The RNA shown here (Glycine riboswitch aptamer) has 116 nucleotides and comes from Microbacterium paludicola. The model forms 86% of the base pairs in the Rfam consensus. RNAcentral holds the sequence, with entries from Rfam. The source organism's lineage runs through Bacteria, Bacillati, Actinomycetota, Micrococcales and Microbacterium. Its mean pLDDT, the model's own confidence on a scale to 100, is 76.
[in-house]
RNA sequence: AUGAACCGCGCGGGAGAGUCGUCGGGCGUCAGGAUCGAAGCAUCCGGACGCGACCGCGACACCGAAGGAGCAAGCCUCCCCGCCAAUCUCUCAGGUGCACGUACCGUGCGGCUCGG
Numbered sequence: 001a002u003g004a005a006c007c008g009c010g011c012g013g014g015a016g017a018g019u020c021g022u023c024g025g026g027c028g029u030c031a032g033g034a035u036c037g038a039a040g041c042a043u044c045c046g047g048a049c050g051c052g053a054c055c056g057c058g059a060c061a062c063c064g065a066a067g068g069a070g071c072a073a074g075c076c077u078c079c080c081c082g083c084c085a086a087u088c089u090c091u092c093a094g095g096u097g098c099a100c101g102u103a104c105c106g107u108g109c110g111g112c113u114c115g116g
Stems, first nucleotide, its partner, number of pairs: 003114002006111008018060004023056003026051005032045004061096003067092001068090003074083002
């Protein structure tokens, strides 16, 4: 004086896949009953209808880019076992309106290691 790898934080970008059900709660509308009262858009009770872009829950379907799991070549070995990557595979988890989040990419700062 500078480069590279890794880790953390901040910023920017960042896909995919869904419907149904009022079962419970919640909200809205409607009229009814009861209570207090001078007076109600007050309070309570149950009822009907609607709302899933209100929440939970259930059903089936789907997605893969948090995380997780599995495997190849190859390495070791006589063999077995073992080691061994992913954007591949699985779909446990997560997700399928918006938001949040997401592997990955870029960038700034910091830490650590290596090289010249």